[in-house]
Context: one part of a larger RNA
RNA sequence: UGACGGGGGCCCGCACAAGCGGUGGAGCAUGUGGUUUAAUUCGACGCAACGCGCAGAACCUUACCUGGGCUUGACAUGCACGGGAAAGCCGGUGGAAACAUCGGCCCCUCUUCGGAGUCCGUGCACAGGUGCUGCAUGGCUGUCGUCAGCUCGUGUCGUGAGAUGUUGGGUUAAGUCCCGCAACGAGCGCAACCCCCGCCCCGUGUUGCUCACAGGUAAAGCUGAGGACUCUCGGGGGACUGCCGGUGCCAAACCGGAGGAAGGUGGGGACGACGUCAAGUCAUCAUGGUCCUUACGUCCAGGGCUACACACGUGCUACAAUGGCCGGUACAGCGGGCUGCGACAGGGCAACCUGGAGCCAAUCCCCGAAAGCCGGCCUCAGUGCGGAUUGGAGGCUGCAACCCGCCUCCAUGAAGCUGGAAUCGCUAGUAAUCGCGGAUCAGCUACGCCGCGGUGAAUACGUUCCCGGGCCUUGUACA
Numbered sequence: 001u002g003a004c005g006g007g008g009g010c011c012c013g014c015a016c017a018a019g020c021g022g023u024g025g026a027g028c029a030u031g032u033g034g035u036u037u038a039a040u041u042c043g044a045c046g047c048a049a050c051g052c053g054c055a056g057a058a059c060c061u062u063a064c065c066u067g068g069g070c071u072u073g074a075c076a077u078g079c080a081c082g083g084g085a086a087a088g089c090c091g092g093u094g095g096a097a098a099c100a101u102c103g104g105c106c107c108c109u110c111u112u113c114g115g116a117g118u119c120c121g122u123g124c125a126c127a128g129g130u131g132c133u134g135c136a137u138g139g140c141u142g143u144c145g146u147c148a149g150c151u152c153g154u155g156u157c158g159u160g161a162g163a164u165g166u167u168g169g170g171u172u173a174a175g176u177c178c179c180g181c182a183a184c185g186a187g188c189g190c191a192a193c194c195c196c197c198g199c200c201c202c203g204u205g206u207u208g209c210u211c212a213c214a215g216g217u218a219a220a221g222c223u224g225a226g227g228a229c230u231c232u233c234g235g236g237g238g239a240c241u242g243c244c245g246g247u248g249c250c251a252a253a254c255c256g257g258a259g260g261a262a263g264g265u266g267g268g269g270a271c272g273a274c275g276u277c278a279a280g281u282c283a284u285c286a287u288g289g290u291c292c293u294u295a296c297g298u299c300c301a302g303g304g305c306u307a308c309a310c311a312c313g314u315g316c317u318a319c320a321a322u323g324g325c326c327g328g329u330a331c332a333g334c335g336g337g338c339u340g341c342g343a344c345a346g347g348g349c350a351a352c353c354u355g356g357a358g359c360c361a362a363u364c365c366c367c368g369a370a371a372g373c374c375g376g377c378c379u380c381a382g383u384g385c386g387g388a389u390u391g392g393a394g395g396c397u398g399c400a401a402c403c404c405g406c407c408u409c410c411a412u413g414a415a416g417c418u419g420g421a422a423u424c425g426c427u428a429g430u431a432a433u434c435g436c437g438g439a440u441c442a443g444c445u446a447c448g449c450c451g452c453g454g455u456g457a458a459u460a461c462g463u464u465c466c467c468g469g470g471c472c473u474u475g476u477a478c479a
Stems, first nucleotide, its partner, number of pairs: 001479002003476003007473007015463002019426005026317008034308002042053002064303007073126001077125008088105007108117003128292002131290003137286002139281003142277001144275001149188006155164003168179003194269004199237005205231001209226002213224003240263001243257005319419001323378007335366003340359002344355004385416001390411007432455007
């Protein structure tokens, strides 16, 4: 100087408390451990691994296993020799294919006629490796932590390590600001500048809108028309403790108030200081070293990654009456769409099929949102709750759904009556609850993930305690 303390002081954070909903029990989904296996490829391991890399494992992917092939190789560059246009197309045989082998068609461009381009064969130099080392690395990322800290120059003090500044008194979300002070300044952080939302104004009016006028319909901005309104896309204004009162050192600031769509960082996002964890990744990529080179490379078929006595994590659906079912009836936003979205019509109980308008989309379509509201049935029962499991019949994608896809219908109806010790999230348009869209994608094991809107709470006395953190101080035999 740090680090540490079941030392002290001050102060924060859904850290506790207050409150609401969960997990831990059930069934299923998914990841992991374990076990099994020819293989169940590999990585990730407290927080910060475990719906994680995987935003799509039937083949492919695929890195694993079994078997069958190939070796200058599936891919790059160069050289030598030989050959032909190479390529491409068609066919035979063996075969699961890869591949091996045979036959046919076709027989190029340039040329100084040497050859060159290009391809094949042979040979060489090399290729190739998701083999190892993240304890050799770059890059990227997680984490402490959006925490308020981390430093430097000069000066001063100290023999020196170092201190001072950065401590102190107030204040703040903040090393934020004020005051004081052997310090005076400065840098990286904080904040602001950027994006979205909330109010207003200006511009812009089509594909959007419809106040006024007119036409028109079963109805409808449907049409003429209009730019008022909503809205779209740009630009600007607006909030600064600016104003008033109080508190305070006449400071910074805090409390209350006015005005305002909005206050005291308005809500959200992007943004992550010096560093820590030899944290994670050699399998995204790059890369040193090392290892394999008729194989640790490469091609193919099939299998595996989907196994199942068990154990754990994360979720979904429930156990019902604030509910289930039936009929009727309202109101979104984000997005997506061309070998795409598909209106509408017909067929089918349905999944879906057939035909197919329109739309490269503020135009057309996905697109009937659901919870809600109105009416009815059920009456506490393992039930008209719950839907696992299984049988049967179908639909769709795809070369192909046996291992191993999703969906529909009929039948079957399991466990489950609120879950032990323990444990998680959340402070407001939040939790809870309800549906909708998208990426990946032929299809989908999505209940995941990333977004969107609808309905919409309760509680916070307080900081003693648990966890994490900041500043000062104290002890230390630790560095």
The part of an RNA shown here (small-subunit ribosomal RNA, 3' major domain) has 479 nucleotides and comes from a mine metagenome. It matches the Rfam family "Bacterial small subunit ribosomal RNA". RNAcentral holds the full RNA, with entries from SILVA. Model confidence (mean pLDDT): 87 of 100.